Context: one part of a larger RNA
RNA sequence: GCCGGCGACUUAUAGGAAAUGGCUGGGUUAAGGAGUAUCAUCCGGAGCCCAAGCGAAAGCGAGUCUGAAUAGGGCGUUAUUGUCAUUUUUUAUGGACCCGAACCCGGGUGAUCUCACCAUGACCAGGAUGAAACUUGGGUCACACCAAGCGGAGGUCCGAACCGACCGAUGUUGAAAAAUCGGCGGAUGAGUUGUGGUGAGCGGAGAAAUUCCAAUCGAACUCGGAGCUAGCUGGAUCUCCCCGAAAUGCGUUGAGGCGCAGCGGCCACACUUAAGCUGUCUAGUGGUAAAGCACUGUUUAUACGCGGGCUGUGAGAACAGUACCAAGUAUAGGCAAACUCAGAAUACUAGGCAUAGCAUAUGGUAAGCCAGUGAGACGGUGGGGGAUAAGCUUCAUCGUCAAGAGGGAAACAGCCCAGAUCACCAGCUAAGGCCCCAAAAUGAUUUGUUAUAGCUAAGUGGAAAAGGAUGUGAGAAUGCAGAAACAACCAGGAGGUUUGCUUAGAAGCAGCAACCCCUUCAAAGAGUGCGUAAUAGCUCACUGGUCAAGCGUUUUUGCGCCAAUAAUGCCCGGGACUAAGCAAUCUGCCGAAGCUGUGAGAUGUAUAAAAAUCGGUAGGGGAGCGUUCCGCUUUUCUCUUGUGUAGAAAAAAGGGUGAAGCUUCUAUGUAAGUAGGAGUGGACAAAGCGGAAGCGAGAAUGUUGGC
Numbered sequence: 001g002c003c004g005g006c007g008a009c010u011u012a013u014a015g016g017a018a019a020u021g022g023c024u025g026g027g028u029u030a031a032g033g034a035g036u037a038u039c040a041u042c043c044g045g046a047g048c049c050c051a052a053g054c055g056a057a058a059g060c061g062a063g064u065c066u067g068a069a070u071a072g073g074g075c076g077u078u079a080u081u082g083u084c085a086u087u088u089u090u091u092a093u094g095g096a097c098c099c100g101a102a103c104c105c106g107g108g109u110g111a112u113c114u115c116a117c118c119a120u121g122a123c124c125a126g127g128a129u130g131a132a133a134c135u136u137g138g139g140u141c142a143c144a145c146c147a148a149g150c151g152g153a154g155g156u157c158c159g160a161a162c163c164g165a166c167c168g169a170u171g172u173u174g175a176a177a178a179a180u181c182g183g184c185g186g187a188u189g190a191g192u193u194g195u196g197g198u199g200a201g202c203g204g205a206g207a208a209a210u211u212c213c214a215a216u217c218g219a220a221c222u223c224g225g226a227g228c229u230a231g232c233u234g235g236a237u238c239u240c241c242c243c244g245a246a247a248u249g250c251g252u253u254g255a256g257g258c259g260c261a262g263c264g265g266c267c268a269c270a271c272u273u274a275a276g277c278u279g280u281c282u283a284g285u286g287g288u289a290a291a292g293c294a295c296u297g298u299u300u301a302u303a304c305g306c307g308g309g310c311u312g313u314g315a316g317a318a319c320a321g322u323a324c325c326a327a328g329u330a331u332a333g334g335c336a337a338a339c340u341c342a343g344a345a346u347a348c349u350a351g352g353c354a355u356a357g358c359a360u361a362u363g364g365u366a367a368g369c370c371a372g373u374g375a376g377a378c379g380g381u382g383g384g385g386g387a388u389a390a391g392c393u394u395c396a397u398c399g400u401c402a403a404g405a406g407g408g409a410a411a412c413a414g415c416c417c418a419g420a421u422c423a424c425c426a427g428c429u430a431a432g433g434c435c436c437c438a439a440a441a442u443g444a445u446u447u448g449u450u451a452u453a454g455c456u457a458a459g460u461g462g463a464a465a466a467g468g469a470u471g472u473g474a475g476a477a478u479g480c481a482g483a484a485a486c487a488a489c490c491a492g493g494a495g496g497u498u499u500g501c502u503u504a505g506a507a508g509c510a511g512c513a514a515c516c517c518c519u520u521c522a523a524a525g526a527g528u529g530c531g532u533a534a535u536a537g538c539u540c541a542c543u544g545g546u547c548a549a550g551c552g553u554u555u556u557u558g559c560g561c562c563a564a565u566a567a568u569g570c571c572c573g574g575g576a577c578u579a580a581g582c583a584a585u586c587u588g589c590c591g592a593a594g595c596u597g598u599g600a601g602a603u604g605u606a607u608a609a610a611a612a613u614c615g616g617u618a619g620g621g622g623a624g625c626g627u628u629c630c631g632c633u634u635u636u637c638u639c640u641u642g643u644g645u646a647g648a649a650a651a652a653a654g655g656g657u658g659a660a661g662c663u664u665c666u667a668u669g670u671a672a673g674u675a676g677g678a679g680u681g682g683a684c685a686a687a688g689c690g691g692a693a694g695c696g697a698g699a700a701u702g703u704u705g706g707c
Base pairs, nucleotide, nucleotide: 001707002706003705004704005703006702011094012093013092014091015090016089017088018087019086020085021084022083023082026049027048028047032043033042034041053060054059063075064074065073066072097235098234100232104225105224106223107222108221109220115199116198117197118196119195120194121193122192123191124189126158127157128156129154134149135148136147137146138145162186163185164184166183167182168181169180170179201217203213204212205211210219238624239623240622241621242620243619248261249260250259251258252257262373263372264370265369266368268365269364271363273361276358277357278354279353280352281351282350283349284348291340292339296336297335298334300332301331302330303329304328307325308324309322310321311320312319313318376401377400378399379398380397381396382395383394384393385392406417407416408415421600422599423598424597426596427595428594432590433589434588435575436574437573441587443586444585445584446583454582455581461577467562468561471559472558473557474556475555476554477553478552479551480550488546489545490544491543492542494519495518496517499513500512501511525540529538530537601614602613603612625696627693628692629691630690631689632688633687634652635651636650638648639647640646654684661680662679663678664677665676666675667674668673
């Protein structure tokens, strides 16, 4: 891992509700007693519920309380019945649907591991170094001191056994739940070790590490309290039918839990159209959007300017000036969630109307019973927070998902279309599409005129900004132009004068000044740019000629271009496309579980029928199937009778002439299932009506057996 078995809402008592039954001449007994087969039945009326309420109570009573009240009001009466069981469901208390802690407490068992200590034993190859003391000699007055010898000290040195464990590798489902290999440290000592003993968990031991106390240590192990508790995680077993949520508000030692409300289901009653939706109309409320500046604030420019500052004059009073600040006023122009003179659309409130608008619509009462939910997600719109960031966060409102399948968006819970009872090799459509993959058009049109021409040439389409550009289409305005424009080419572009100043120089062209003049002319600036030290030189403005028909400038707009850089090759789903791209218009077709058609089933406000309805998680309700055990029973059909009871008649009444189970096939039912045939098997088994449960497995790191 697979297969088989086992495996989770039980039971007792006490309440609530519903259903069913008994009695209702109210219902019923409890303890206890009698009795029995210790089922039943009988006795037992204490007690409980009901039959009257109101008041805190005394109390009064179809009334009572409040109150001064004969008022008003509250609760009652007027309106009938209840009670005792059983079943189902739910609540409470118990282990209370099942499995699951870490812990806490009590009694014991452990020092054969390990720590310390005690008693008694054992062990440490070999080599090196050479302390004190001593001896001899020297030396001293004597010591001291010196030398040699002898000697053999040491938590001394090197290094096996032994003990340890610093480094690396291997090993890591190992040979091993800590080792192996190669190096390494100590190795006469605070050394190592055998045997026996002592110390025990609220404890011991500890050269001290939360270290050790039997592979267990921030408190050992074991049994018990104990099925501890778990607002937490996981799991929870047959079928079909009807309805169908929530992820919000308030409170909470509350935030992943609860309580109340909201939203779901179920049942009963009688009254009733009040409620909802669609369309439309009327009336009302308001201060949002936009707007505005009348208030509150804020703000730009100009003018006038209270007051102040600064400067000057004056002995002072004061006066004068001011490119400073500035109240206020005027004109022009802005801004505001906490501004509003004014002010929408929606929304909301109330009402009317509609062919009887629509509809399995809805209100009320019984403070009815049973829930689940209280982590929401994304999208659109209006806001707050954030950076007008986030698949961000937080509100309001609508939608979808959640709990929703189907078609489209290549794929894609939350987007677009559309809500799946079942069947069909029928039809029509939605969104979206119609060249091929791949169902459906390689469809049509885009002025007028004499003809062509909607746009795009970028693979733009099929990602992006500021900014940039004689890309190209369509418009608008304006200027020049057969008295010849624009472009190109040929020619001229002069004189006073080198204007004046400045300057070493300044001559059109360093700089400054100038109403920047005058002359000649077809035209020519006291000079547009380059250039020179300054001149010179080239050029432009301007003019003539050649040529001949449109040429400039500004602006609006459609589609394009550049800007455009990320790691395998990738932003059309691919092929491919110049339309099979973009814009506008038109016709047809395809396309879904939508709608329609045909057939079938179910639900359906007492029954029947119809309209209508039948996606569904949590959840509520209803109807059934099967398993084990128990009780009772012959069963079915036909006839007689007004019906029932009853009676009559007929058929069938399991199994070694082969039960259950297993394999396989067939039939049948919406399904759980049921019935039959064949084979196998070899001894039990079925039907009807009821009852009771150890009653249905695929999941729980389930449990057990096998492989």